[in-house]
RNA sequence: GCUGAUGUGGCACAGCCGGUAGCGCAAGUGAUUCGUAAUCACUAGGUCGGGGGUUCGAAUCCCCCCAUCAGCU
Repeated sequence: GCUGAUGUGGCACAGCCGGUAGCGCAAGUGAUUCGUAAUCACUAGGUCGGGGGUUCGAAUCCCCCCAUCAGCU
């Protein structure tokens, strides 16, 4: 230099063919317990790596850039 993959709450991931983002763990509150853990119930937290485009509508499609990983030279 070229090619490909990945990027989504604190962490690991899902979200197929565009229709307004979810699960688990972690966190907080309450119940239970003499107390802790465990268990149960509830709550909060993400404008989806950044920018632009297409569209009535984009995490999803297109372009450019960034980061990480892999391959080729």
The prediction has a mean pLDDT of 81. The RNA shown here (transfer RNA) has 73 nucleotides and comes from a Clostridiales bacterium. Its Rfam family is "tRNA". Rfam classes the family as a transfer RNA. The source organism's lineage runs through Bacteria, Bacillati, Bacillota, Clostridia and Eubacteriales.